[in-house]
């Protein structure tokens, strides 16, 4: 410090997620030791048991025991002289310490101050004092009540308990003088009046400790103030003791703290009030910081102590281990009454994901009491439990290759675990055992002695005190012995293989993985990371500049308010002076300790601990005066005013005009009009439309008219008049900052809509009809009502858009235009309005003096998509609705701009038998053949739009053959290796069998170094063979198709942030990205073309088996001969837009022409770019993986692939006269041939047979070419067309012709009379037509592949159909339009709203009742101290009454939660239904 994730890719916006750190944690797996910390975050739930606050006999009386003394042995005394125990009176403490965080949004806390408005026990210090009396009471004794708790009555007694009196420098009032401070005052001092103290105990004693008064201190407490301190405005108004005053009361003290009276105030948008949440802080975590989150442990403050209320005592409490009352709960009870409060330490139950021992000790530190010893102390110090955290240590170290065994993987060679182990040597941290052994303990306390005035203090000496713990630590011995796991390994993110599984099981933080080769699931091996831990979960900060002060944005991504005015607020021109609030500099105080930073030190180190240092805040004082503020004064440039001009659909009202539509009246006139893509509804013979004239009425204002004008926006358009707003220009005029913005607020605000009343020509929601359509509640047509218009009043919204808030300043130009001014020669200038463009800016597009540039001021708004501008609440509205405006839930995206493609019922250009123009077909018939379907034991398998279907198959009777049935074989039909045996194998015969097969018989090897070897067969064993079994979506190879279409790319350069672009686009041209020109491109590659084959012409060479002009010869190129010709097959030539003319740009090229056998790639073929279709093929072959192994392998026989209601494709033959039949006569090419082609000859009607000349073929054979031609016949018919089907008889091949071959003869003679919608081929030697051959093959072509014969028609042209190429445009598509995608309905689930209501809680209010208690009152009653005249008084107490009041009750409202039949929309879900709304002109933008 970043990374992953939206896309085919890119840049941006933007969310989600991850890597880091942390925790009082929990869970899973695992677990050796030590140190230091930490340990109920939930139920402030309930608590058994024990302990947590007592102490003092040097305050007091009494009782008991021990002891001492006396004794009459019953007992007594202990005053100068003991000890222990018990309760009681009294004193001090119990208000500290310890716990918890419920409440509290508050002067509660923090910070800085104040108290001249206060108190303070114990402690320190200073000064003074303590005189003299009195009456009670508990304990105790007696009686007595009660179950108990606890009492009642009578009597006795003490004090440092209590009460008077004396004295006092105190207090209060008045008063004198002075000092200080100041809002009120404070201190000292003078006088008078009133009032107010005390206590002793101890010691032989000095003393010591207590006591009283007053002053001061320290520490503590109380009160007041400034500032700071969470969320919600869908909480906007709150407040009657409320705000203030006067008087009084009360308090330690100020104060409405309380009461009476008076006034009507006080708080609030700088957020009152209400609701929700919360103890606050030092600090902790995180972060670069600013910040954000947090408030366990330790420390400070606050609050609380079962819940609520109340006071008492006291220096201090409204009191955790006190009291009273009420309530809930628990316990005891003799039912009459009582007792209790762990949020102290342990512990229990419960709750919970979850949190410890009913331990030891007062040795240390600290606290209470005491003169002290000492006692008490669950504070504390320690131990125990827990990997809960941090830190440290260990689980061994060195050597050790045969790279052992074993595991895993493997290309079978090996690799890896791995020096790892074993083994050898060594060490002993830890562990075990044994021995030694601390610090913490001290000048303690206490005792003695000395110095000293002294028991203060100091010095010296002495006896003691350790829970932890025989612990830390040290030493020795012993043994490598007792001590390693967890997570991960697709990317992010370090680390990969095998097997299993097969969208299953499962994983997952995000992206995502899994559908038979998963580095993503599970296991194993290996590897990586951390390590006594490792992962997961939860939470916080970070990354996140993703709330942006530091540090973001708003044209199109989320985001500028519809516009203007304007109160508050914020900001504000120039100069001078003063001030010092802000600002800046320094001083002082504070910022507790701990923590943190830095520097040191101590535990062996570290964690941990100790010492020092720094510290952003607040306050204080001093200074500076630039800037901001304040005050005062001035200025003119901002702003406004004035004067003179100017333009304008600016606004409001009234009047007025013509054109047009419609309607009405009248005339002319006749059959249609109207409307559409085409129609129909509609109108019209009752006279329409058309046309002429007149009239009525409403609405809108052609031309001018213009990215022209005006207005704040909405908006404004005939003309005239009236009233009226704003703007611009010029000016040596005036004022003098008067300004800008603007939350709330106010006004204006299109269309539609609403209310009332008018008006209504045209247009036109709704509605009706006609069409269209599968439907058509639409688009189109005919009608048509609200409405549109006017007046008044509402509404308050729009894509109210420049999707761009207002204002000011600055920053190149060019050009058009509107209105002024100056100049008039160009031009200059001010204010608008457009375009193009620099710098700059922007994600890009773009913006660019009219900024989206550079800056400032103010306002509004945004923070992922959906849910949703919805719900609830509130406000506004007559309503419609508007404004404000969430959450649950859900997704990992949603989005912007640009790029490349693809697509479009977008556009332009171009091509192709693509259409058109033609010729002939298919589709109808019969048959052949292939496919589907059906059938079957099997009808083997594959191919499936084009690009499957006479395809694989260039040929299924057996074989083929893969299928079915049956019968057999199991190292196998085939290959290699091993062992044993044999000498063969082959061949032949016989028997059984459907055959395979089995059995028997006959016959029978080679080489040799004699060891054996080769070959063959048989048997056996296991490695293996075998598979036309699966996967063409694991593959190679091969192939089809787009397409013989003209395209597809690269290097360098340039442009762009980038994907990419450029080149390859443009202007021409071509069959062509063919070529030329231009150009930020220059070149190159694969394709095109050419090179290759064939054909067309010529030359040359050669001349047999071919040829024959001339010569000879024959029946015959038969033979001699020849090479001229044909032909054959080698080598060459030829054609290149080369030449001419025109067009073109002078180019490329095109058009025409000449010559030429051939002319513009001459014809044909081979040749198929990058790629597309997961196209086809595992059944040609090869091959990974999976599967079968007495079978999915192998053999044999028979059957099937040939089935047959039907559907489709491809063909053949026809339907006839351009023909059929009969007879006769011609003319080819290219092939094939030895298991072959087969002549002549003979036989047969024929298929064919007999026979076998010739030929391995330019020689022989197949082999007569047919159409054609010449004659004849048939005469338009189901025929002398057509030949299917069937019968009979045959031929051939072949072991075999039944299933199931071809052919022949005779007989039979079906459909069919030119074929619907639709559709195919073909542009010249082509179509059409005619025959011939070959491959396969024993036999079996109408198929396929070749060959030649005869031999046309047409092409105007590119509008349309199909396909393709290039450019451009739009896009929400990228699996790419067979795309994407919307809504209802149906089903399931989820959260939410409404809902008759039901129910629970919270805080108030009103009224009733009112405990305890303080305060006040009080007739009667009671009472030791003082007074008394002895009667009583003073004073006090109980009781009673009153005010206040907790709890309780009643009531109506408010708020919040839960629940509710039903209902509403929303979200999610693999394949449901209906349509097709959007994205292309999305088919109606």
């Nucleotide at each position: 410090a970043g990374a992953g994730u939206u896309u085919g890719a890119u840049c941006c916006u933007g969310g989600c997620u991850c890597a880091g750190g942390a925790u009082g944690a929990a869970c899973g797996c695992u677990g050796g030791c030590g140190g230091c910390a930490u340990g109920c975050c939930u139920a402030a739930u309930a608590c058994a048991u024990g302990c947590a606050a007592g102490u003092c006999g040097u305050a007091c009386g009494c009782u008991u025991c021990c002891g001492a003394c006396c004794u009459u042995c019953g007992g007594g005394u202990c005053a100068a002289u003991g000890g222990a125990a018990g309760a009681g009176u009294g004193g001090c403490g119990a208000a500290c310490g310890g716990g918890u965080g419920a409440g509290u949004a508050a002067c509660g806390c923090g910070u800085a101050g104040g108290c001249a408005a206060u108190c303070u026990a114990c402690c320190c210090u200073u000064a003074g004092g303590a005189c003299g009396a009195g009456g009670a009471u508990a304990a105790c004794u007696a009686u007595u009540g009660g179950a108990a708790a606890c009492g009642a009555u009578a009597g006795c007694u003490a004090a440092u308990a209590c009460u008077g009196g004396a004295u006092a420098g105190g207090u209060a009032a008045u008063u004198u003088a002075g000092a200080c401070a100041c809002a009120u005052g404070u201190c000292u001092u003078u006088a008078u009046u009133a009032u107010u103290a005390a206590a002793g105990u101890u010691u032989u004693g000095a003393u010591a400790c207590a006591c009283c008064u007053a002053g001061g201190g320290a520490g503590g407490a109380g009160c007041c103030u400034g500032c700071g301190u969470c969320g919600c405005a869908u909480u906007a108004g709150c407040u009657a003791g409320u705000u203030g005053g006067u008087a009084g009361g009360g308090u330690a003290a100020c104060g409405g703290c309380c009461u009476a009276c008076c006034a009507a105030g006080g708080c609030a948008a700088c957020g009152a009030u209400g609701c929700g949440u919360a103890g606050c802080c030092g600090g902790a975590c995180u972060g670069a910081g600013a910040g954000g989150u947090u408030g366990a442990a330790c420390g400070g403050c606050c609050a609380c102590a079962c819940u609520g209320g109340a006071a008492c005592u006291g220096a201090g409490a409204c009191a955790c281990g006190g009291u009273c009352c009420a309530g809930a709960c628990u316990c005891c009870u003799a039912c009459g009454g009582g007792a209790g409060g762990c949020a102290g330490c342990a512990g229990u139950a419960g709750g919970g994901a979850a949190u410890u021992u009913u331990c030891g000790g007062c040795a240390a530190u600290g606290g209470g009491g005491g003169c002290a010893a000492c006692c008490c102390u669950g504070a504390c110090c320690g131990a125990g439990c827990a990997a809960u955290g941090c830190c440290g240590c260990g689980u061994g170290a060195a050597c050790g290759a045969u790279g052992a065994a074993g595991g895993u993987c493997u290309u079978c060679g090996g690799a890896u675990c791995g020096u790892a182990a074993a083994g050898u040597u060594c060490u002993g941290u830890u562990g075990u055992u044994a021995g030694g052994g601390a610090a913490g303990a001290a000048u303690a306390c206490c005792c003695u002695g000395g110095a000293u005035a002294g028991a203060a203090u100091c010095c010296a000496g002495g006896u003691u005190u350790g829970a932890c713990g025989g612990u830390a630590c040290c030493u020795a011995a012993c043994c490598a012995g007792a001590a390693a796991g967890c997570c991960a390994c697709g990317g992010c993110u370090a680390a990969c293989u095998a097997c299993g599984u097969g969208c299953c099981a499962g994983c997952a933080g995000c992206c995502g993985c899994g559908g038979u080769a998963a580095u993503a699931c599970g296991u194993a091996g290996g590897u990586g990371g951390c390590g006594a831990g490792c992962g997961u979960u939860a939470u916080c900060c970070g990354g996140a500049a993703u709330u942006a002060u530091u540090g973001g944005g708003c044209g199109u991504a989320a985001a500028g308010g519809g516009u203007u005015c304007g109160c508050a607020g914020g900001c504000g021109g120039u100069c001078u002076a003063u001030u010092a609030a802000g600002u800046c500099a320094g001083u002082u105080g504070u910022u507790a300790a701990a923590g943190u930073u830095c520097g040191g030190g101590g535990c062996u180190c570290a964690a941990c601990c100790c010492c020092g240092u720094g510290g952003u805040g607040c306050a204080u004082c001093u200074g500076a005066a630039a800037c901001u503020g304040a005050u005062a004064g001035a200025c003119u440039u901002g702003a406004a005013u004035c004067a003179a001009g100017c333009a304008g659909a600016g606004g409001u009202a009234a009047g007025u005009g013509g054109a047009a539509u419609u309607u009405c009246u009248a005339g002319u006139g006749u059959a249609g009009c109207g409307g559409u893509g085409g129609a129909a509804u509609g109108c019209g013979u009752a006279g329409a439309u058309a046309u002429u004239a007149g009239a009525a009425g409403g609405a809108a204002c052609a031309c001018c008219a213009g990215u022209g004008g005006c207005g704040a926006a909405g908006g404004c358009g005939g003309c005239u008049u009236a009233c009226u707003g704003g703007g611009c220009u010029u000016g040596u005029a005036u004022u003098g900052a008067c300004g800008c913005u603007g939350a709330g607020g106010a006004a204006c605000g299109a269309a539609a809509g609403c209310g009332u009343g008018g008006g209504g020509a045209g247009c036109a929601a709704a509605c009706a009809g006609g069409a269209u359509u599968a439907g058509a509640u639409a688009c189109c047509c005919u009608g048509g009502u609200a409405g549109u218009c006017c007046a008044c009043g509402c509404c308050g919204u729009a894509a109210a858009c420049g999707u761009u808030g207002a204002g000011u300043g600055c920053u190149a130009a060019g050009u058009g235009u509107u209105g002024g001014c100056c100049a008039u020669g160009a031009g200059g200038u001010c204010a608008g309005u457009g375009c193009u463009g620099a710098a700059g800016u922007u994600a890009a597009c773009g913006c660019a003096u009219u900024a989206a540039g550079c800056a400032c001021u103010c306002c509004g708004c945004c923070u992922g998509g959906g849910g949703a501008g919805u719900a609830c609440g509130a406000c506004c509205g007559c309503a419609a609705g508007g404004u404000u405006g969430a959450a649950a839930c859900u997704c990992a995206a949603a989005g912007g701009a640009a790029u490349u493609g693809a697509c479009g019922g977008g556009a332009g250009c171009c091509c192709g038998c693509a259409c058109a123009a033609g010729c002939g077909g298919u589709g109808g018939a019969g048959c052949a053949u292939g496919u589907g379907g059906u059938u079957u034991a099997a009808u083997u398998c594959g191919a499936a739009g084009a690009u499957a279907c006479g395809c694989g198959a260039a040929g299924a009777a057996c074989c083929u053959u893969a299928c079915c049935u049956a019968c057999a074989c199991u190292u196998g039909a085939c290959a290699u290796c091993c062992u044993u045996c044999u000498g063969a194998c082959c061949g032949g015969u016989a028997u059984a069998g459907a055959g395979a097969u089995a059995u028997a018989c006959c016959u029978u090897c080679c080489c040799u170094u004699c060891g054996g070897g080769g070959c063959a067969g048989a048997a056996g064993u296991g490695a293996c063979a075998g598979g036309u079994g699966g996967u063409g979506c694991a593959u190679g190879g091969u192939u089809g198709u787009c397409g013989u279409c003209a395209g597809c790319u690269c290097g360098u350069g340039u442009c762009g942030u980038g994907a990419g672009a450029u080149g390859u686009u443009g202007g021409g041209u071509u069959a062509a990205g063919u070529c030329c020109c231009g150009c930020a491109a220059c070149g190159a590659g694969c394709g095109c073309a050419a090179c290759c084959c064939u054909u067309g012409u010529c030359g040359u060479u050669a001349u047999u088996u071919g040829c024959c002009a001339g010569c000879a010869u024959u029946a015959a190129g038969u033979u001699g001969g020849g090479g001229a010709c044909u032909a054959u097959a080698g080598c060459g030539a030829g054609a290149c837009u080369g030449c001419c003319a025109g067009u073109g740009a002078u180019a490329a090229a095109c058009u025409g022409g000449a010559g030429g056998a051939a002319g513009g790639u001459g014809g044909g073929g081979a040749u198929g770019a990058c790629g597309u279709c997961a196209a086809a093929u595992c059944a040609u072959c090869a091959u990974g993986c999976c599967c079968c192994u007495u079978a999915u392998g192998u053999g044999u026989a028979g059957g099937g692939c040939u089935a047959c209601a039907c559907a489709c494709g491809u063909g053949c033959u026809a339907c006839a006269a351009u023909g059929g039949c009969u007879a006769c006569u011609a003319c080819a090419a290219a092939g094939a041939g030895a298991u072959g082609c087969a002549a002549u000859a003979c036989u047969g009607c024929g298929a064919a047979g007999u026979g076998g000349a010739g030929c391995g073929a330019a020689c022989c054979u197949c082999a007569u070419a047919a159409a054609a031609g010449u004659a004849g016949u048939c005469u338009c018919a189901g025929u002398u067309c057509g030949g299917a089907u069937u019968g009979a008889a045959g031929u051939c091949u072949g072991c075999a012709a039944c299933u199931c071959g071809a052919c022949u003869u005779c007989a039979u003679g079906a459909a069919g009379u030119u074929g619907g919608a639709a559709u195919c081929g073909c542009u010249a030697g082509u179509a059409a037509u005619c025959g011939c051959g070959a491959a396969u093959c024993a036999g079996a072509a109408u198929g396929u592949c070749g060959c030649g014969g005869u031999g046309a028609a047409u092409a105007c042209g590119u509008u349309c159909u199909c396909g393709g190429g290039c450019u451009u445009u739009g896009u929400a598509c990228a699996c790419a339009c067979c795309g994407c995608c919307c809504g209802u309905c149906a089903c399931a689930c989820c959260a939410c709203g409404a809902g008759a209501g039901u129910u629970u809680g919270u805080a108030a209010c009103a009224c009733c009742c009112a405990a305890a208690g303080c305060c006040g009152g009080u007739g009667g009653c009671u009472u030791a101290a003082c007074c008394u005249u002895c009667g009583g008084g003073a004073a006090a107490g109980a009781g009673c009454c009153g005010u206040c009041u907790a709890a309780g009750g009643u009531g109506g409202g408010a708020c919040a939660g839960a629940u509710g039949a039903u209902u509403g929309g929303g979200g999610u879900g693999a394949a449901g239904u209906c349509g097709u709304a959007a994205c292309a002109a999305g088919g109606u933008a």
Molecule: small-subunit ribosomal RNA
Organism: uncultured bacterium